[in-house]
C1' cells in the first nucleotide's frame, strides 16, 4: 500500500430480489410454579441496523467517501 471479506439487542447472529423487517437463541428484569432452589412456563424491557453524503415515493438492503475489524499479496534499506 492493493485486494477480497466483516461491522443489525448486553453477547453469538439471521434477514431472500429495496415494500409492516428490525427479529432469533442467550443474558437481565417481573411473575407463576417450589417448603426453598434448580429446571420449566408467561410476560417484559433493550436497537442511532459503524459514521457521512446521495438515490427512491420508501434504504439494515443500492453507489460514492470514511472509521474500526479480519485474511491474502506486495514492501522491508
Nucleotide at each position: 500500500g492493493c485486494a477480497c471479506c466483516c461491522u443489525u439487542a448486553g453477547c453469538u447472529c439471521a434477514g431472500u430480489u429495496g415494500g409492516u423487517c428490525a427479529g432469533a437463541g442467550u443474558g437481565c428484569c417481573u411473575g407463576c410454579u417450589u417448603g426453598a432452589c434448580a429446571u420449566g412456563c408467561a410476560g417484559g424491557a433493550g436497537g442511532u441496523c459503524c459514521c457521512c453524503u446521495g438515490u427512491u415515493c420508501a434504504a439494515g438492503u443500492c453507489a460514492g467517501g470514511g472509521a474500526g475489524g479480519g485474511u491474502g499479496c506486495a514492501c522491508c534499506a
Background: Transfer RNA from a Halobacteroidaceae bacterium, 77 nucleotides, folded computationally. The prediction has a mean pLDDT of 81. Rfam family: tRNA. About the family: Transfer RNA (tRNA) molecules are approximately 80 nucleotides in length. Rfam classes the family as a transfer RNA.